[in-house]
Context: one part of a larger RNA
RNA sequence: GCCUGCGAGUUACGUUACGUAGCAAGGUUAAGCCGAUAGGUGGAGCCGUAGCGAAAGCGAGUCCUAACAGGGCGAUCAGUUGCGUGGCGUAGACCCGAAACCUUAGUGAUCUAUCCUUGGCCAGGUUGAAGAGUAGGGUAACACCUCUUGGAGGACCGAACGCACCACAGUUGAAAAUGUGGGCGAUGAGCUGAGGAUAGGAGUGAAAGGCUAAUCAAACUGGGAGAUAGCUGGUUCUCCUCGAAAUAUAUUGAGGUAUAGUCUCGGACGAAUACCGCCGGAGGUAGAGCACUGAAUGGGCUAGGGGUCCUACCCGAUUACCAAACCCAAUCAAACUCCGAAUGCCGGUGAGUAGUAUCCGGGAAUCAGACAGUGCGAGAUAAGUUGCAUUGUCGAGAGGGAAAGAGCCCAGAUCGUCAGCUAAGGUCCCAAAAUCCGAUCUAAGUGUUAAAGGAUGUGGAAACUCAUUGACAACUAGGAGGUUGGCUUAGAAGCAGCCACCCUUUAAAGAAAGCGUAAUAGCUCACUAGUCAAGAGAGUCCGCGCCGAAAAUAUAACGGGGCUAAAGGUCGGUACCGAAGCUACGGGCUCGAAAGAGCGGUAGAGGAGUAUUCUUAGGCAGAUACGCGCUAGACCGUGAGGACUAGUAACGGGCCUAAGAAGAGCUUAUGCAGGC
Numbered sequence: 001g002c003c004u005g006c007g008a009g010u011u012a013c014g015u016u017a018c019g020u021a022g023c024a025a026g027g028u029u030a031a032g033c034c035g036a037u038a039g040g041u042g043g044a045g046c047c048g049u050a051g052c053g054a055a056a057g058c059g060a061g062u063c064c065u066a067a068c069a070g071g072g073c074g075a076u077c078a079g080u081u082g083c084g085u086g087g088c089g090u091a092g093a094c095c096c097g098a099a100a101c102c103u104u105a106g107u108g109a110u111c112u113a114u115c116c117u118u119g120g121c122c123a124g125g126u127u128g129a130a131g132a133g134u135a136g137g138g139u140a141a142c143a144c145c146u147c148u149u150g151g152a153g154g155a156c157c158g159a160a161c162g163c164a165c166c167a168c169a170g171u172u173g174a175a176a177a178u179g180u181g182g183g184c185g186a187u188g189a190g191c192u193g194a195g196g197a198u199a200g201g202a203g204u205g206a207a208a209g210g211c212u213a214a215u216c217a218a219a220c221u222g223g224g225a226g227a228u229a230g231c232u233g234g235u236u237c238u239c240c241u242c243g244a245a246a247u248a249u250a251u252u253g254a255g256g257u258a259u260a261g262u263c264u265c266g267g268a269c270g271a272a273u274a275c276c277g278c279c280g281g282a283g284g285u286a287g288a289g290c291a292c293u294g295a296a297u298g299g300g301c302u303a304g305g306g307g308u309c310c311u312a313c314c315c316g317a318u319u320a321c322c323a324a325a326c327c328c329a330a331u332c333a334a335a336c337u338c339c340g341a342a343u344g345c346c347g348g349u350g351a352g353u354a355g356u357a358u359c360c361g362g363g364a365a366u367c368a369g370a371c372a373g374u375g376c377g378a379g380a381u382a383a384g385u386u387g388c389a390u391u392g393u394c395g396a397g398a399g400g401g402a403a404a405g406a407g408c409c410c411a412g413a414u415c416g417u418c419a420g421c422u423a424a425g426g427u428c429c430c431a432a433a434a435u436c437c438g439a440u441c442u443a444a445g446u447g448u449u450a451a452a453g454g455a456u457g458u459g460g461a462a463a464c465u466c467a468u469u470g471a472c473a474a475c476u477a478g479g480a481g482g483u484u485g486g487c488u489u490a491g492a493a494g495c496a497g498c499c500a501c502c503c504u505u506u507a508a509a510g511a512a513a514g515c516g517u518a519a520u521a522g523c524u525c526a527c528u529a530g531u532c533a534a535g536a537g538a539g540u541c542c543g544c545g546c547c548g549a550a551a552a553u554a555u556a557a558c559g560g561g562g563c564u565a566a567a568g569g570u571c572g573g574u575a576c577c578g579a580a581g582c583u584a585c586g587g588g589c590u591c592g593a594a595a596g597a598g599c600g601g602u603a604g605a606g607g608a609g610u611a612u613u614c615u616u617a618g619g620c621a622g623a624u625a626c627g628c629g630c631u632a633g634a635c636c637g638u639g640a641g642g643a644c645u646a647g648u649a650a651c652g653g654g655c656c657u658a659a660g661a662a663g664a665g666c667u668u669a670u671g672c673a674g675g676c
Base pairs, nucleotide, nucleotide: 001676002675003674004673005672006671011091012090013089014088015087016086017085018084019083020082021081022080023079026047027046028045032041033040034039051058052057061073062072063071064070094234095233097231101224102223103222105221106220107219113198114197115196116195117194118193119192120191121190122188124157125156126155127153131149132148133147135146136145137144161185162184163183165182166181167180168179169178200216202212203211204210237609238608239607240606241605242604247260248259249258250257251256261366262365263363264362265361266360267359268358272356273354274353275352276350277349278348279347280346281345287339288337289336293333294332295331297329298328299327300326302323304322305321306319307318308317309316369394370393371392372391373390374389375388376387377386378385399410400409401408414587415586416585417584419583420582421581425577426576427575428561429560430559434574436573437572438571439570440569441568447563453547454546457544458543459542460541461540464537465536466535474531475530476529477528478527480504481503482502485499486498487497510525513524514523515522588599589598590597591596610665612662613661614660615659616658617657618656619655620654626652627651629648630647631646632645633644635642636641
């Protein structure tokens, strides 16, 4: 993992609502007793029939009060006792599950920690302390040095023994701590045998919260005990109807709960509701504006201040400074408004449609929401971010489209059909339907990702300027004189810089637009003529393209093939395809008198059934048997399920109908047991 079996809302008492039965202004007994599966007896008690007040108390009233005022609660309305069902309470209370806590119950030191008693063990090699010496040297004598002797040490090397530092292996191991090779201690605070002592908030600890029998921040066993678990998991047959919420308020509250909101069932009420048209209202949002409140720019005008000048003082003058008020122009505002929509909201009225609205009672679930559009806040006018409002979808929604996709677009699945029409979206092939029609654009495979910015890409539009009195481009020629303008400067001659920028000759020619020189010179340009012969030029707006353009496994940014007067873009048109939508035909169920309407669905509420075991009552087959079980089958039922026929074992019981009672239905709880 699979199969088979087992496996979770029960029972008692109380209470409440509904259903049902009895009796009814009443209803009903409890214990006990008698009888013994029946039942009888028993009226104590309980509920109801009257309330109000804290109470005394009064009473269809009563309480507050001085009150005959006013107000509160009452006075109208049938209960009660069984049985059944739903909920709640108290009990383990749907089942399994802690870590823990307590115990005046115990068991453990054969593991391990420390200690006590008594034993045992440590191959071999090395070093050579103190002390000693009638030794040698040395001293005045000591001292001191050397040698010999000696044999100390938490000394050295290294087996047994003990330890466990490193690496590798092992990691469902050979082993619930090991193996292999290295390593450390090895006369010591050493190792070790046997016997004994100390224990659970206690022991022991050269101290690591270590160890106390593979268990330790409080051992193990029994008991309290079914601890508690606002937490996780699981919770067993079928069909039918309706169908949520993820919000508000409160909470030692935030993943719980209570009340309200939303759902369902019953009752009441009987269109009172919603949608749409029309009519009538209140309003201060979007926008806009500057009349107020503030913000804010430039100019004018002008108090005040600063600077400068003048001045003994008082005055005064001036100002490319700062600047109130005022004026002009142009702006800004969630907490500004002289204004001011659309929607929304409130009321009236009208046709149609609708499992409408409202009230009372029983039962819930929900109180983690998600995304998208719109209006906003927070954030960085970031987020598949976060907090509101509003609408939709998902949640709880299948079907078609978007290649694929909870939340996007279309559309809401009662069942059947080898029928039709459409929606979104599509119609070259994959792949159902146009290689459809008319016009036009794009050359980039743009389409089939992106900005600022850049560019004689290309198409269109409206203007402008020049042009046969010859434009634009090209070529030929000229491009001069006063003058080297003045100043500056070493120099400054068109061309470092400053000032001025005139006049003349001309077809035309700047006191010079560039290159150049030390300065000149030199080469071009503007400008002019000729040659040539027809369009040329600089901008603006619009359409479609180009560059800008770098990412991580593989083309990989049309779903692919592939597509260029498209199978791309734009405008217009006609067909067709396309869904569980709509229609058609047939069936089922619910509501309804009918006509007709409805039937997606999680949590959840409600309804109707089916199977299993047992009990009661009535009935049935049965000896050539009958029946349960098992096996097979094309039957019936919406389904859970139920027949019938045949075969089979050699089991002894069975079947039908109507009720009743439950140990009453298992793909899942890392469920339990067994088998494989």